[in-house]
Context: one part of a larger RNA
RNA sequence: UUGGGCGUAAAGAGCUCGUAGGCGGCUUGACAAGUCGGACGUGAAAACCCGGGGCUCAACCCCGGGACGCCGUUCGAAACUGUCUUAGCUAGGGUCCGGUAGAGGUGAGUGGAAUUCUAGGUGUAGCGGUGAAAUGCGCAGAUAUCUAGAGGAACACCAGUAGCGAAGGCGGCUCACUGGGCCGGUACCGACGCUGAGGAGCGAAAGCAUGGGGAGCAAACAGGAUUAGAUACCCUGGUAGUCCAUGCCGUAAACGUUGAACACUAGGUGUGGCGGACUUAUCCACGUCUGCUGUGCCGCAGCUAACGCAUUAAGUGUUCCGCCUGGGGAGUACGGCCGCAAGGCUAAAACUC
Numbered sequence: 001u002u003g004g005g006c007g008u009a010a011a012g013a014g015c016u017c018g019u020a021g022g023c024g025g026c027u028u029g030a031c032a033a034g035u036c037g038g039a040c041g042u043g044a045a046a047a048c049c050c051g052g053g054g055c056u057c058a059a060c061c062c063c064g065g066g067a068c069g070c071c072g073u074u075c076g077a078a079a080c081u082g083u084c085u086u087a088g089c090u091a092g093g094g095u096c097c098g099g100u101a102g103a104g105g106u107g108a109g110u111g112g113a114a115u116u117c118u119a120g121g122u123g124u125a126g127c128g129g130u131g132a133a134a135u136g137c138g139c140a141g142a143u144a145u146c147u148a149g150a151g152g153a154a155c156a157c158c159a160g161u162a163g164c165g166a167a168g169g170c171g172g173c174u175c176a177c178u179g180g181g182c183c184g185g186u187a188c189c190g191a192c193g194c195u196g197a198g199g200a201g202c203g204a205a206a207g208c209a210u211g212g213g214g215a216g217c218a219a220a221c222a223g224g225a226u227u228a229g230a231u232a233c234c235c236u237g238g239u240a241g242u243c244c245a246u247g248c249c250g251u252a253a254a255c256g257u258u259g260a261a262c263a264c265u266a267g268g269u270g271u272g273g274c275g276g277a278c279u280u281a282u283c284c285a286c287g288u289c290u291g292c293u294g295u296g297c298c299g300c301a302g303c304u305a306a307c308g309c310a311u312u313a314a315g316u317g318u319u320c321c322g323c324c325u326g327g328g329g330a331g332u333a334c335g336g337c338c339g340c341a342a343g344g345c346u347a348a349a350a351c352u353c
Stems, first nucleotide, its partner, number of pairs: 004324003007307002012321001014202004021195003025089003029084003033081002035077007048066007092192001093189003096185005104178007111155001116150007126137002163170002207248006216242002221237004259320006267298012302309002326353003335346004
């Protein structure tokens, strides 16, 4: 619960697609369902309003008149909403053509640096590690250095308040396939749109299943230190895991802690993409002005509890969805659905302050 809100106080679903539904551009015709008006019917009595009367007044009671949302029938109106197999339009949206930037995605191939290991050469007593040490490694030749080889993972510099993607996210190079955006033209369609309960798909890391792989790192674990203790921080090791394929899981401070769409509302200054005009001897480059589209900073009005936001709004409005209602109990119990499991989704109450 006809109210107020959701950046930080409780509150925007992690993201997208999309069903029902809700809402919807400009002009015109018809209808008259919604809407508006008239008449009639109905609208019991009491109550209510007006006038009068009765209890000594009043409350109360009685009489008369009025009124009575809505509903039904009928006759009209046609601005708005709606309906139509009404007729059109092009400003929303889409298609087409020409360009264009990009770590957008998937698959395959490939490169160099580095770590580790293996083999060999040189070489000798230490190396490593720390606040200091020790565990550890090393005369069975380590560390260091050179050569060759193996293998896995990640891609220094470029690198950027740079770019791309709906979000999660994406970074060596090449190829193949492939999604979206932006700019210009204004050729075509002609409202085809917006949102979106349910639903479906995507969704970091960790985790799970099966089979591979395993260099480095590293939960667990072991040892050494530290300490009153040290199930830690530091050190030496080290297994899952991290990697690949396939299938699950479906959660995050999944954050801009800010749902999506459209319109309007001072400026200034960077930067990515595309275009136009001018300038210079013509092009180009640079520069100046300017249009669209991203991404940052500063700032007016306005808003805000303040902080701050401020054309990328948290301003001014419209549409649709989601969500909140004191703290704890609790995102728990129970039930249901999903999952191999871990658990997830939905979601209380007693009690207590």

Predicted 3D model of a 353-nucleotide part of an RNA (small-subunit ribosomal RNA, central domain) from a metagenome. The coordinates come from a structure-prediction model, not an experiment, and the mean pLDDT is 86.